[in-house]
The RNA shown here (c-di-GMP-I riboswitch aptamer) has 87 nucleotides and comes from Neobacillus soli NBRC 102451.
The coordinates come from a structure-prediction model, not an experiment, and the mean pLDDT is 87.
């Protein structure tokens, strides 16, 4: 120095719940909070997986239900890059 790994130090991020805004929803953003995280950083316009179903579509007299991503999730796996340095 590199790869693997995760002790310490300095610092970093921030789950659920609650409040506000936004959205059809999933979700997102801000506040509060702190469950956890050594990649909880980035990639969803092309690996897999998951959530939602406005619109569309199928059944239907209707209500309702099914299917569908062009909407999302990176704190599911994966890919890419990266701080520190004990064993």
């Nucleotide at each position: 120095c590199g790869u693997a790994c995760g002790a310490a130090a300095g610092g970093g991020c921030a789950a659920a719940a609650c409040c506000a805004u936004u959205g059809a929803a999933a979700g997102a953003u801000g506040g509060c909070g702190g469950c956890g995280c050594a990649a909880a950083a980035c990639u969803a316009a092309a690996g897999g997986g998951g959530c939602u179903a406005a619109g569309g579509u199928u059944u239907u007299c209707a209500a309702a239900a099914g299917c569908u991503a062009u909407g999302c999730c990176a704190g599911c796996c994966a890919g890419u890059u990266a701080c520190c340095g004990a064993a």